[in-house]
RNA sequence: UCCGAGGUAGCUCAACAGGUAGAGUGGCUGACUGUUAAUCAGUUGGUUCUGGGUUCGAAUCCCAGCCUCGGAG
Numbered sequence: 001u002c003c004g005a006g007g008u009a010g011c012u013c014a015a016c017a018g019g020u021a022g023a024g025u026g027g028c029u030g031a032c033u034g035u036u037a038a039u040c041a042g043u044u045g046g047u048u049c050u051g052g053g054u055u056c057g058a059a060u061c062c063c064a065g066c067c068u069c070g071g072a073g
Stems, first nucleotide, its partner, number of pairs: 001072007010025004019056001026044006049065005
């Protein structure tokens, strides 16, 4: 330099022929227990990497950047 994959909650990841952003885990509170752990219930969570464009409507499509990983040279 070129090609491909990816960037979404604190963490690991979903949501894809465009239509209200979710799960697990974690945090907090409570129940249970002699105590901790485990278990159960409730609760808390987000400018979907950045800036533009298309659209009634964009995490999703298009353009340009930034970053991570893999491959080629």
Predicted 3D model of a 73-nucleotide RNA (transfer RNA) from a Patescibacteria group bacterium.
Model confidence (mean pLDDT): 80 of 100.
Its Rfam family is "tRNA". A reference for the family is Lowe and Eddy (1997), "tRNAscan-SE: a program for improved detection of transfer RNA genes in genomic sequence", Nucleic Acids Res. Rfam classes the family as a transfer RNA. About the family: Transfer RNA (tRNA) molecules are approximately 80 nucleotides in length. Rfam links the family to the GO term triplet codon-amino acid adaptor activity.
The RNAcentral record of the sequence draws on ENA.